Annotation:
Predicted 3D model of a 75-nucleotide RNA (c-di-GMP-I-GGC riboswitch aptamer) from Marinobacterium sp. Its Rfam family is "c-di-GMP-I-GGC riboswitch aptamer". Rfam links the family to the GO term cyclic-di-GMP binding. The sequence was found by an Rfam model in a public genome assembly.
RNA sequence: CUCGAUAAUGGCAAACCUCGGGCAACCGGGGGACGCAAAGCCGCAGAUCCCUCCGGGAUGGCUGGGCUACCGAAG
Numbered sequence: 001c002u003c004g005a006u007a008a009u010g011g012c013a014a015a016c017c018u019c020g021g022g023c024a025a026c027c028g029g030g031g032g033a034c035g036c037a038a039a040g041c042c043g044c045a046g047a048u049c050c051c052u053c054c055g056g057g058a059u060g061g062c063u064g065g066g067c068u069a070c071c072g073a074a075g
Stems, first nucleotide, its partner, number of pairs: 002075001003072002011036002016031006034061001040067003044064003047059005
């Protein structure tokens, strides 16, 4: 460096409930854990979705891509 364990220390948090915001997709807080080794950040290409559709927007826990990062068994 690659890689990712019945390891250690920590982290995130789907569905659902609830309060608030948004026309909507969906978002934020609280509860809650199905999962996650980048489920950290970006939102670039594709994809999907929404709308008041010449256009504007949403998701990233869908696939690629970019940037950054804890730990250290085996190979």